The RNA shown here (Bacterial large signal recognition particle RNA) has 268 nucleotides and comes from a Chloroflexota bacterium. Rfam family: Bacterial large signal recognition particle RNA. By type it is a non-coding RNA gene. Its mean pLDDT, the model's own confidence on a scale to 100, is 77.
RNA sequence: UCGUGCUAGGUGGGGAGUUGGCGGUGCCCUGUAACCGGAAACCCGCCUUAUGCCGGGCUGAAUCCCCACCCCAGGUUUGUUCGUCCGCCGGUCAGGCUAACGUUGCGCAGUGUUGAUGGGCUGGUCCUACGCGGCGGCGACCUGCGAACCCCGCCAGGUCGGGAACGAAGCAACGGUAAGUGGAGCUCGCCGGGUGCCGUAGGGCUACCGGGCCGGAGCAAGCGGACGUUGGGUCGCGGUUGGCGGCAGAUCGAAGGUGGGUGCACGA
Numbered sequence: 001u002c003g004u005g006c007u008a009g010g011u012g013g014g015g016a017g018u019u020g021g022c023g024g025u026g027c028c029c030u031g032u033a034a035c036c037g038g039a040a041a042c043c044c045g046c047c048u049u050a051u052g053c054c055g056g057g058c059u060g061a062a063u064c065c066c067c068a069c070c071c072c073a074g075g076u077u078u079g080u081u082c083g084u085c086c087g088c089c090g091g092u093c094a095g096g097c098u099a100a101c102g103u104u105g106c107g108c109a110g111u112g113u114u115g116a117u118g119g120g121c122u123g124g125u126c127c128u129a130c131g132c133g134g135c136g137g138c139g140a141c142c143u144g145c146g147a148a149c150c151c152c153g154c155c156a157g158g159u160c161g162g163g164a165a166c167g168a169a170g171c172a173a174c175g176g177u178a179a180g181u182g183g184a185g186c187u188c189g190c191c192g193g194g195u196g197c198c199g200u201a202g203g204g205c206u207a208c209c210g211g212g213c214c215g216g217a218g219c220a221a222g223c224g225g226a227c228g229u230u231g232g233g234u235c236g237c238g239g240u241u242g243g244c245g246g247c248a249g250a251u252c253g254a255a256g257g258u259g260g261g262u263g264c265a266c267g268a
Stems, first nucleotide, its partner, number of pairs: 001268006009059003012030004020047005035056004065261006074252006081246005087240004093236001095235002097232008106224003110219002118214002121211005126203006132196002135192006141185001142183004151176003159168003
């Protein structure tokens, strides 16, 4: 140096987490060669070093195993850094928005020389009294009915007195009247009122509705605008826990790259 056969090793790795600590199952990242079977989170195997455990298969001293460094997917973490989002707190911050009230009279819409605002006179509505009318009630008048008797007139029959002539009392009927009851009315009288586009007089006139007179140009404040006061706290504003992202730092680090290292036996 070559050949043959073995062994160590390899047959994924990493991050966070869990743990007294080291690995694993579970979660996440890589990536395809990521072997097969078994058990394993109130868990499984271990212990100054923890080569995951048990049983198999394949590969096997090297491009494949081991170590160091570089690079870097990705994870974790720190920041008195920046941005952004949800939430929470603050409360109106020369901001925006909004509610009520007030002021103004710019715009729109009204009204006014067919006479505004204002001033003055006088009526009505209101109160009182009287009058008139009307309504209601009562009464009178007219009329119908209406008294067996205790109302009137006239009294058949009958009764009584008388010798008789006649006389007397008197029921019914009839006529009338009283109490009562029905009806009618350009009738009269009395009483009353939340009676009346009524009349007269007086009162009153805060308010409302009218009619004249003086005077000569505004009046009004509905809607919008502007301003002010008092509120509201929705947007903005300030602060803050947390999330996400950027930046800076730390840490671990797969795959990849570079360099180095590493057996045994036999034979030639």
The sequence is in RNAcentral, with records from ENA. Taxonomically the source falls in Chloroflexota (Bacteria, Bacillati).